[in-house]
Context: one part of a larger RNA
RNA sequence: GCCAAGGAGUUCACGAGAGUGGCAAGCAUUGUGCAUAGCGAAAGCGAAAACUCCGCAACACCGCAAGGUGCGAGGGAGAACGUCUUAACCGGCGUCAAGUCACUCUCGUGAGACCCGAAGCCAAAGCGAUCUAAGCGUGAGCAGGGUGAAGCCGCCCUUCAGGGUGGUGGAAGCCCGAAACCAGUGAUGGUCUAGCCUCUUGGGUGACUCGCGUUUAGGGAUGAAAGUGCAUUCGAGCUUGGCGAUAGCGGGUUCCCUUCGAAGUGAACCGCAGUUCAGCCCUGUUGGAGAUUGUCGUUAGGUAGAGCUACCGAUUGCGAAGCACGGGGGCGAAAGCCCUCACUUUGCUAUCAAACUCCGAAGCUAACGACGUUGUAGAAGACAGGAGUUGGCCGCAUGAGUUAAGCGCGUGCGGCGAGGGCGUAAAGACGCUUACUGGAGUUAAGGCCCCUAAGAAACUGCUGAGUGUUCUUCAAGACGUUUCGGUUCUCAGACAGUGGGGAGGUAGGAACAGAAGCUGCCAUCCUUUAAACAACGCGUAACAGCGGACCCAUCAAGGACUGGAGCGUUGUAAACUCUCGGGACUAAGCAGUUCGCCGAUACUUCAGAACACGCUUUGUUGAGCGUGAUUUAGUAGAGGGGCGUGCAGUUCGCGCAGAAGCAAGGCCGUGAGGUCUUGUGGAGCGGAUUGCAAUGAAGAUCUUGGU
Numbered sequence: 001g002c003c004a005a006g007g008a009g010u011u012c013a014c015g016a017g018a019g020u021g022g023c024a025a026g027c028a029u030u031g032u033g034c035a036u037a038g039c040g041a042a043a044g045c046g047a048a049a050a051c052u053c054c055g056c057a058a059c060a061c062c063g064c065a066a067g068g069u070g071c072g073a074g075g076g077a078g079a080a081c082g083u084c085u086u087a088a089c090c091g092g093c094g095u096c097a098a099g100u101c102a103c104u105c106u107c108g109u110g111a112g113a114c115c116c117g118a119a120g121c122c123a124a125a126g127c128g129a130u131c132u133a134a135g136c137g138u139g140a141g142c143a144g145g146g147u148g149a150a151g152c153c154g155c156c157c158u159u160c161a162g163g164g165u166g167g168u169g170g171a172a173g174c175c176c177g178a179a180a181c182c183a184g185u186g187a188u189g190g191u192c193u194a195g196c197c198u199c200u201u202g203g204g205u206g207a208c209u210c211g212c213g214u215u216u217a218g219g220g221a222u223g224a225a226a227g228u229g230c231a232u233u234c235g236a237g238c239u240u241g242g243c244g245a246u247a248g249c250g251g252g253u254u255c256c257c258u259u260c261g262a263a264g265u266g267a268a269c270c271g272c273a274g275u276u277c278a279g280c281c282c283u284g285u286u287g288g289a290g291a292u293u294g295u296c297g298u299u300a301g302g303u304a305g306a307g308c309u310a311c312c313g314a315u316u317g318c319g320a321a322g323c324a325c326g327g328g329g330g331c332g333a334a335a336g337c338c339c340u341c342a343c344u345u346u347g348c349u350a351u352c353a354a355a356c357u358c359c360g361a362a363g364c365u366a367a368c369g370a371c372g373u374u375g376u377a378g379a380a381g382a383c384a385g386g387a388g389u390u391g392g393c394c395g396c397a398u399g400a401g402u403u404a405a406g407c408g409c410g411u412g413c414g415g416c417g418a419g420g421g422c423g424u425a426a427a428g429a430c431g432c433u434u435a436c437u438g439g440a441g442u443u444a445a446g447g448c449c450c451c452u453a454a455g456a457a458a459c460u461g462c463u464g465a466g467u468g469u470u471c472u473u474c475a476a477g478a479c480g481u482u483u484c485g486g487u488u489c490u491c492a493g494a495c496a497g498u499g500g501g502g503a504g505g506u507a508g509g510a511a512c513a514g515a516a517g518c519u520g521c522c523a524u525c526c527u528u529u530a531a532a533c534a535a536c537g538c539g540u541a542a543c544a545g546c547g548g549a550c551c552c553a554u555c556a557a558g559g560a561c562u563g564g565a566g567c568g569u570u571g572u573a574a575a576c577u578c579u580c581g582g583g584a585c586u587a588a589g590c591a592g593u594u595c596g597c598c599g600a601u602a603c604u605u606c607a608g609a610a611c612a613c614g615c616u617u618u619g620u621u622g623a624g625c626g627u628g629a630u631u632u633a634g635u636a637g638a639g640g641g642g643c644g645u646g647c648a649g650u651u652c653g654c655g656c657a658g659a660a661g662c663a664a665g666g667c668c669g670u671g672a673g674g675u676c677u678u679g680u681g682g683a684g685c686g687g688a689u690u691g692c693a694a695u696g697a698a699g700a701u702c703u704u705g706g707u
Base pairs, nucleotide, nucleotide: 001707002706003705004704005703006702011111012110013109014108015107016106017105018104019103020102021101022100023099026034027033038045039044051078052077053076054075059070060069061068062067080095081094082093083092084091114252115251116250117249121242122241123240125239126238127237133216134215135214136213137212138211139210140209141208142206144176145175146174147172151168152167153166154165155164156163157162181203182202183201186199187198189197190196218234220230255642256641257640258639259638260637265278266277267276268275269274279389280388281386282385283384284383285382286381290374291373292372294371295370296369297368298367299366300365301364305359306357307356313352314351317348318347319346320345321344322343326341327340328339329338330337331336392416393415394414395413396412397411398410399409420433421432422431423430436608437607438606439605440604441603442602446598447597448596449583450582451581455595457594458593459592460591461590462589468585469584476570477569480567481566482565483564484563485562486561487560488559489558497554498553499552500551501550503527504526505525508522509521511519533548536547537546538545609632610631611628612627613626614625615624616623617622643696645693646692647691648690649689650688651687652686653685654684661680662679663678664677665676666675667674668673
């Protein structure tokens, strides 16, 4: 891993709601109980089964019908009543009559409370020092060699003392040492690994090593101290118990069909992995005529923008006029005068604003109206019960911030989440399309050489780079090539090529060793000419020399410059062939036009099922008929209906002429499942109905067994 068996929302109490049943102003008990009266903190006081209006259903009447009228349980409104507050009004709660008991289901609370899972805390009970630490008792062990302390002896010196020297002697946490023994430094050595081994290394007469016995025990002991070791367990041992500790965390949670169908948002929280309330979903009841997500119009609003001599507050420069008071300077004996700054008014000029506005959109929101859509086949609203969700993410458009991000924060729409199918090679959100089941056909996006369904389709251009057939590549370049323009020259001969000319004054002037077109400065004229520069380049020391401009001849028909568009090219560097999905392709590439075909769960059509609603029918939880373009996707989740297992009551059956179980096959049902036949097997088993449940496995590093 596989197989078999086991394996997870249970039980009790209380509370809330729904359904069914009994009785009912009562119900149920041995009894407490609940209901029939409330209001008030309390003292205390204490309620018309009544009335009026609107009005759904039902009913009655009228009408051929559409519909109308009356009445009107329930429903709505008012009035009234009880009580509290109060001077009073208003206002709060209550009244105008339904409960209670039992059973079933759903949910909540308390309990282990759907199951499994900690690390742990505590001690009420104990067990451990055969490992290891330390102590005590009693024993055992340490090849060989080296060094040579004290003491002692001899000799010498000497004043008590002492000194020197030669021996003897045999000390030491001394030395060497792979002796035994102990330790454990290094190894990218071995080995699956190691606490083991190998090599290497340290100690090796000592604070040495070892045997046996014995003592110290868990907040304790032991410790040459590392939180070390205390039986492979130690920052508090192990066993048992409290204990099903707790877990906002992780995993798992078992049959079918069917209806509807979310959320990742707001607020609060020692709150951020969670919970509560609201929002969004489901179910039921009530209600009885509107509702409104769309379009248009009217009204309200001060955003974007814009503007400021329209306020307010900032903010340039240049003037003009005024200046009582104020600052600075000058003159003067003083009075005072003059200049300037500031200030006020004003002209021109330059700028701004989330908390400025003379203005002012698009859009958005609200109210009203119209149209549309929807609703008596029952909308809106209200009430009750049950949830889940509160990590979101992607595309397009857009906002503030930003260096960027498969980045972070918003808004709108669409999607994935929870959405299958077809296309995009493969693919969560891109394109097409929304999947009840089965058959047939037609199309969408996208495709039609082969893989691979359908055109090696037709026509016209372009590309020659394997460009391309894939998503993406800049700035800057280039007589690549196609095409459309503009300007200009041209049979009075253009452009290119070829042949010839390309002169004289003059070596212009002056600087300069030299300067003669060509080192630099100044000037840049005239003549002869078809034309020829006081010279555009090479060259010389300077000349010379060679071209160029310019002209003629020859030749012969287009040439020169420039702008735009198309497709290509360089720019363009990564790791085996090696990538266009592949093969491969010169179209099977790119652009345009045309016709056909393929292609989906889309659309059409046929048959069937389910659901919702209506009508008919008493075989009324059923059947038949009808309507459904505007019913059939679906995670979390809510609702409905079923299948199967075990046991029990009632009832009806089967079985040695072969029960259950097992194996194979056929048939029926949308499905869970049911049934039949044959074989095996050898003694029990089933249908209907009602009830009760330790009731359904593929998962939990699930448990046990097998393999």
Large-subunit ribosomal RNA, domain II from a Candidatus Norongarragalinales archaeon, 707 nucleotides, folded computationally. The coordinates come from a structure-prediction model, not an experiment, and the mean pLDDT is 81. The RNAcentral record of the full RNA draws on ENA.